[in-house]
Context: one part of a larger RNA
RNA sequence: GGAUGAACGCUGGCGGCGUGCCUAACACAUGCAAGUCGAGCGAUUCUCUUCGGAGAAGAGCGGCGGACGGGUGAGUAACGCGUGGGUAACCUGCCCUGUACACACGGAUAACAUACCGAAAGGUAUGCUAAUACGAGAUAAUAUGCUUUUAUCGCAUGGUAGAAGUAUCAAAGCUUUUGCGGUACAGGAUGGACCCGCGUCUGAUUAGCUAGUUGGUAAGGUAACGGCUUACCAAGGCGACGAUCAGUAGCCGACCUGAGAGGGUGAUCGGCCACAUUGGAACUGAGACACGGUCCAAACUCCUACGGGAGGCAGCAGUGGGGAAUAUUGCACAAUGGGCGAAAGCCUGAUACAGCGACGCCGCGUGGAGGAAGAAGGUCUUCGGAUUGUAAACUCCUGUUGUUGAGGAAGAUAAUGACGGUACUCAACAAGGAAGUGACGGCUAACUACGUGCCAGCAGCCGCGGUAAAACGUAGGUCACAAGCGUUGUCC
Numbered sequence: 001g002g003a004u005g006a007a008c009g010c011u012g013g014c015g016g017c018g019u020g021c022c023u024a025a026c027a028c029a030u031g032c033a034a035g036u037c038g039a040g041c042g043a044u045u046c047u048c049u050u051c052g053g054a055g056a057a058g059a060g061c062g063g064c065g066g067a068c069g070g071g072u073g074a075g076u077a078a079c080g081c082g083u084g085g086g087u088a089a090c091c092u093g094c095c096c097u098g099u100a101c102a103c104a105c106g107g108a109u110a111a112c113a114u115a116c117c118g119a120a121a122g123g124u125a126u127g128c129u130a131a132u133a134c135g136a137g138a139u140a141a142u143a144u145g146c147u148u149u150u151a152u153c154g155c156a157u158g159g160u161a162g163a164a165g166u167a168u169c170a171a172a173g174c175u176u177u178u179g180c181g182g183u184a185c186a187g188g189a190u191g192g193a194c195c196c197g198c199g200u201c202u203g204a205u206u207a208g209c210u211a212g213u214u215g216g217u218a219a220g221g222u223a224a225c226g227g228c229u230u231a232c233c234a235a236g237g238c239g240a241c242g243a244u245c246a247g248u249a250g251c252c253g254a255c256c257u258g259a260g261a262g263g264g265u266g267a268u269c270g271g272c273c274a275c276a277u278u279g280g281a282a283c284u285g286a287g288a289c290a291c292g293g294u295c296c297a298a299a300c301u302c303c304u305a306c307g308g309g310a311g312g313c314a315g316c317a318g319u320g321g322g323g324a325a326u327a328u329u330g331c332a333c334a335a336u337g338g339g340c341g342a343a344a345g346c347c348u349g350a351u352a353c354a355g356c357g358a359c360g361c362c363g364c365g366u367g368g369a370g371g372a373a374g375a376a377g378g379u380c381u382u383c384g385g386a387u388u389g390u391a392a393a394c395u396c397c398u399g400u401u402g403u404u405g406a407g408g409a410a411g412a413u414a415a416u417g418a419c420g421g422u423a424c425u426c427a428a429c430a431a432g433g434a435a436g437u438g439a440c441g442g443c444u445a446a447c448u449a450c451g452u453g454c455c456a457g458c459a460g461c462c463g464c465g466g467u468a469a470a471a472c473g474u475a476g477g478u479c480a481c482a483a484g485c486g487u488u489g490u491c492c
Stems, first nucleotide, its partner, number of pairs: 001492004006488005013364006019357002021322001026320003030317003035064003040061002044057005071275003080200008090192002095188007103137001105135002112127006143168011173180002201247003208238003213235008250272004254265004277298005300311004328354001330353001332351001336350001337348004367397004377388004401433001402429006411419001436481005441462003447476005457464002
C1' cells in the first nucleotide's frame, strides 16, 4: 500500500447493488417450512333440485411425493475431495423410442356400527364393505436358470452373436370421446454405485505397527467386485520414499495479495462430502440405513389420575445464553423452479420481494456566478499591520436532492403483480433541510499563541514534558480524506 462476513470511538443527507452468529454442532416458548389426487375405492356429511340429478367437504383404504428443495461444518488426513482413467464386476422411479400383451377367478381388511379398557397417548373384541389394495390360475419371450452346441473377438477372469431342449415368472382399470394409466422385454437419457494412477497440513521430544491382520480354497451376502462375512489352510502385509501414534482441518471452483513465482483464506455464489440432541439398528422403497419416518438405549425438557406418555429449529422468523459482534415472530405464490393432479387447481419460510444495519462497493448532493468598504468578530502583532478572506453580507441565477400535488409503468402469453401508487414523468415551492473526522517534532503534507512545569499527559519507531514545549491541554490557522474519518484485530 492492498484486503476484510469485521469490531470500537466521533460523526451521519440520499439512492442502486450486494451482504449480515466468524463465539455455544448451547438450550429452545409460539407460528409456519410437504403435500397432493374424488378421472383408483367404499361409506359419510352438507347445499341446490325441474326429485331425474348436480355441486362441495373432509376422516379412512390406495397411488405418487415426503431420498428433492432448505440448514450446518461437529466428525473426517480419508479414494473424503481434486484431476485423469476403468467396470468383460453394477443399479436406475418419473421421461423418450421400439416390440408384444392385458384372459379369467377368489378371500380379506380399514373406514363404519356395537361393546369394552385407559387420566391421556392410545388400544382390544365382534359384525359389515370396496378398490389401480392383496392372493391363486391361464398365456408369453428377444427375460431368467440349467443342459448341449457353433462362430467370432479380447488386456486375464472372459465378452458378443446364433441354434436346440427344458423349467420359472405378468398385468388394472378410470374417464368419456379427447385420452390418462397397467404388464413384460430391448435401447436411450438422467441420476447413482464400486475400483485404480497422481496430488492433498504439522510433529521423530511419536520407530516400529498389524490376527480378519496379508494371501489362498469353499460357502454366504450384495445391484455388483472384494476378508464384505464365516469355516479351513498358509505366514504373511505396512514402515526413514516416514508406517503407527498425536495435533489440527470439511475438500474444490474460487477469493485476497503479489510484476511473477509464491504466500494466505475456503464468508456470500456453484460442485462434492458428512451430519441432523448423543450412540446403535433395520423397515419401506427405484433410491434412505431417512433433519420436520420407525425401533432400542442415554442425557435433558414437558404432561400425568404415578399406572404411563410426549418432544428434538445445524428449515424461516423469533427467545434465552455466550460474545467485541451479526437483522423482521413481515408480504406474496405475481415471476422462476419443485411435488401431486387429465385439468381447474392445491401446497411450497425454495424463491421473488419488502423491513433493519454507512457492514462493503459504486453514484449523487450539501449550491452556482458576480461580489473589496478587503466590513464586523476572532487570532497574531515589531501596534505599522498581517491573517481568517471572495470567505460572509449583498445582487442575479439553478433545482441535482428535498417537500407538496398530479399522472403512472415494464416485469404477463388471454387472464393473474407480492413488490407498489414503487421506479419514472410533469407542475409548484424555496438556498431553503443536509459535514465531519484525523493530523500538523522527524519518518510525513501541514505553525503560532496561551496554560502546564519530568506534573498532568503524549507515543507506531526515534522520543517529548524539570518556566520561553511547533511533540502535553486549549484556541486560531493549516494539511489530508470525506458521508465518512480514525483506532484495533487478521492476511499478503
Small-subunit ribosomal RNA, 5' domain from an uncultured bacterium, 492 nucleotides, folded computationally. Model confidence (mean pLDDT): 85 of 100.